[in-house]
Molecule: transfer RNA
Organism: marine sediment metagenome
RNA sequence: GCCGUUGUAGCUUAGUGGUGGAGCAUCGGACUGUUAAUCCGAGGGUCGCAGGUUCGAGUCCUGCCAACGGCG
Numbered sequence: 001g002c003c004g005u006u007g008u009a010g011c012u013u014a015g016u017g018g019u020g021g022a023g024c025a026u027c028g029g030a031c032u033g034u035u036a037a038u039c040c041g042a043g044g045g046u047c048g049c050a051g052g053u054u055c056g057a058g059u060c061c062u063g064c065c066a067a068c069g070g071c072g
Base pairs, nucleotide, nucleotide: 001071002070003069004068005067006066007065010024011023012022013021018055026042027041028040029039030038048064049063050062051061052060
């Protein structure tokens, strides 16, 4: 230098172009003599960045950035 894969909550991740979800963690509550466990609830996401296509983009297209892999 060229090619490919990946990038979504603090962490691990799901997500057929039509309201971004789950588990763990955190916070609050219930239960308990207390803790743990269990149960209920809440907060937390400008979906790596910038453009394009579209009525509508996490998803499709282009460029860039980062990690990993391959070729030279």